[in-house]
Context: one part of a larger RNA
């Protein structure tokens, strides 16, 4: 290079934009790069191929003759790819009319729990385990009542339910704004996919700075526990946890399943929206679109299992794998404060 693969064996990029690249709807007519196709010409000798000869045969050799590819010229086809130009509406997008939402940020408010304070009341234990002790209490705790404060998280509703690329989003109210569906079919008229580099987003922890600091609570002290117990089990508790700026860029970033189209039997739920039937109205039935979930055919699959949301059938792009360890390690380089993080081997071993 053919080639084979990537839910779970090695392998889908954490998640999107998006320049180049590749790849790309219908339609009639033009051209003729590609394609196809005819002809000339070149493509040395020798080899090798097919006939014939010479050496007793064959290796060896002579002599004739063909062929294919492959570049160039030149005639010609035009269906397909391409290309300049036209048309079109089924993909896209925009409009108009609604619709559902913890999407996103800024602001502003709200009870409940906790724990602290401070004051009543009131006694002797509270607390905590598998027992316990360490710990808190007569300087009045734990219980109970009333007042304050703080700071985080938002209980029923809540649902294999919404949204949202993903990562994530759940008290209430408002500003401001992203998408996404449904119908309508007016408007563009291929404006489409995918997408190396590149950018942007990116739990948690962790870094910097400057707030906050109730609860939890790495590390740390101490009490059990044990043979020991740097642990699991108690009581205390720093850093985080939380908020403003900024960085870090990783995850079992998971559906371990890349993205667009398009086709392929079904049942039985749910959410949104339309349309039909009913109706005073709403529910309900039946259908159509969008989506989210069980079960299942055919096919697929080593199998488990997938099964119109495909791991079926195909087509376009991309990213990826190639024994096990060594090793995501060492060296270069890039980024970063730093912690590291991205790129990534080899000896050598089995």
């Nucleotide at each position: 290079u053919u080639g084979g693969g990537c839910g779970u064996a090695a392998a889908g990029g954490g998640u999107c934009c998006g320049c180049a690249g590749g790849u790309g709807g219908u339609c009639g007519a033009a051209c003729a790069a590609g394609u196809c196709u005819g002809u000339u010409g070149u493509u040395a000798a020798a080899g090798a191929a097919u006939c014939u000869g010479g050496c007793u045969c064959a290796a060896c050799u002579a002599g004739a003759u063909a062929a294919g590819g492959g570049c160039a010229a030149u005639g010609g086809a035009a269906a397909c790819u391409g290309u300049a130009a036209g048309a079109c509406u089924a993909g896209a997008g925009u409009g108009c009319a609604g619709u559902a939402g913890g999407g996103g940020u800024a602001g502003a408010g709200g009870g409940a729990a906790u724990u602290c304070c401070c004051a009543g009341u009131g006694u002797a234990g509270c607390g905590g385990u598998g027992a316990a002790a360490u710990g808190c209490g007569u300087a009045g705790a734990g219980a109970u009542u009333g007042g304050g404060a703080a700071g985080a998280a938002c209980a029923c509703c809540g649902g294999u339910g919404g949204c949202g690329a993903a990562a994530g989003c759940g008290c209430u109210c408002u500003g401001c704004u992203g998408g996404a569906c449904u119908g309508c079919a007016a408007c563009u008229g291929a404006c489409a996919c995918u997408g190396a580099g590149g950018g942007a987003c990116g739990a948690a922890a962790g870094c910097u700075a400057g707030g906050g600091g109730a609860g939890c609570g790495a590390a740390u002290g101490g009490g059990a526990u044990u043979a020991g117990a740097u642990a699991c089990c108690c009581c205390a508790g720093u850093a985080g946890u939380c908020c403003u700026a900024g960085c870090c860029g990783u995850a079992a970033a998971c559906g371990a399943u890349g993205g667009a189209u398009a086709c392929u039997a079904g049942g039985c739920g749910u959410u949104a929206c339309g349309u039909g039937u009913a109706u005073c109205g709403a529910c309900c039935c039946a259908c159509g679109u969008a989506g989210u979930g069980c079960c299942g055919g055919a096919g697929c699959c080593a199998a488990c299992g997938c099964g119109u949301u495909a791991a079926g059938u195909a087509u376009c792009c991309c990213g990826c794998c190639u024994g096990g360890g060594g090793a995501g390690u060492a060296c270069g380089c890039a980024c970063g404060c730093a912690a590291g993080u991205g790129u990534g081997a080899a000896a050598c071993u089995c």
Record summary
Predicted 3D model of a 350-nucleotide part of an RNA (small-subunit ribosomal RNA, central domain) from Scytonema sp. Lineage of the source: Bacteria > Bacillati > Cyanobacteriota > Cyanophyceae > Scytonema. Model confidence (mean pLDDT): 86 of 100.